[in-house]
This record gives sequence, structure tokens and C1' cells, in this order.
RNA sequence: ACUCUGGAGAAGCCCGAUCCCGCAUCGGGUGCCGAAGGUGCAAAGCCGGUGAGCCGGUGAAUCUCUCAGGCAAAAGGACAGAGU
Repeated sequence: ACUCUGGAGAAGCCCGAUCCCGCAUCGGGUGCCGAAGGUGCAAAGCCGGUGAGCCGGUGAAUCUCUCAGGCAAAAGGACAGAGU
């Protein structure tokens, strides 16, 4: 990396239009979720500057922000197990 299995959270929201007349799509509105992806950050260590003190850089996540994505089912889904 691939295959199989498990896999949470949150409005089947309101208005308008389209339509295969929905649980869909597009536009607008408010409320919400965090586990695709993305944002930000700690200590140590390492690196640089300095006479030293100190300053700066690098520095994780399931934390954080909600940009993106998502809020019946389906799909997706971090992560885990098994196999190749």
C1' cells in the first nucleotide's frame, strides 16, 4: 500500500428554485458535530545568534480551530483486528 471486518458524533431544520417530487441538487439562513483532509500549539532534544543572560528556529496528538467536510439511511470515516 491493497483486501476483508468492526467503526462515533451532530437539524429527515427553515425559505426559494430545479426535479427523477426525496431522504436528492443548487442558492440563501440559522443551529450543531469532529474521526477524511487541513490550522494552531507544549516540554525535552537538536540547530542558530550572544561575552553571558537571553532571543529565535524546529518541535505531537484522538488536544485545538472548525477552513474544508459532515448532521435519517447509503456513501464516507480517524483508529483497530485479520490477511497479502
RNAcentral holds the sequence, with entries from MGnify. This is a predicted structure of an 84-nucleotide RNA (Glycine riboswitch aptamer) from a bovine gut metagenome. Model confidence (mean pLDDT): 86 of 100.